[in-house]
Overview
Model confidence (mean pLDDT): 80 of 100. This is a predicted structure of a 103-nucleotide RNA (c-di-GMP-I riboswitch aptamer) from a Desulfobacteraceae bacterium. The model forms 94% of the base pairs in the Rfam consensus. Its Rfam family is "c-di-GMP-I riboswitch aptamer". Gene Ontology term of the family: cyclic-di-GMP binding. It was read from a public genome assembly, where an Rfam model found it. NCBI's taxonomy places the organism under Bacteria, Pseudomonadati, Desulfobacteria, Desulfobacterales, Desulfobacteraceae.

RNA sequence: UUUUGAAAAGGCCAAACUAUUCGUAAGAAUGGCACGGAAAGUCAGGGGUCUUUCCUCUACCUGUCAUUAGCGCCCUCUGUUAAAAGAUAGCCGGACUGCCAUA
Numbered sequence: 001u002u003u004u005g006a007a008a009a010g011g012c013c014a015a016a017c018u019a020u021u022c023g024u025a026a027g028a029a030u031g032g033c034a035c036g037g038a039a040a041g042u043c044a045g046g047g048g049u050c051u052u053u054c055c056u057c058u059a060c061c062u063g064u065c066a067u068u069a070g071c072g073c074c075c076u077c078u079g080u081u082a083a084a085a086g087a088u089a090g091c092c093g094g095a096c097u098g099c100c101a102u103a
Base pairs, nucleotide, nucleotide: 002103004101005100012037013036017032018031019030020029021028022027035090041096042095043094046092047091048088049087050086051085052084053083055079060072061070062069
């Protein structure tokens, strides 16, 4: 420097849930707890998922005898093969760094 994580030692991190706080939200921070983790350490440039706004669409509303109309739309529905901003590194991939053991 590289391979591997079977056994072992000293340890490390901490999901869900819960309490408080922050955020419109996705979520985040801290405490409790322990599902798991050998990078569950750091990074949000790639892909995915999620949130918000905007747009679109449906419903609705208005107009009309009626309608295929409306620079109407707080609220409801749809979409990202429109746009913007965010969240997730414990979704995947990638970059960098690192403990012990092993060959």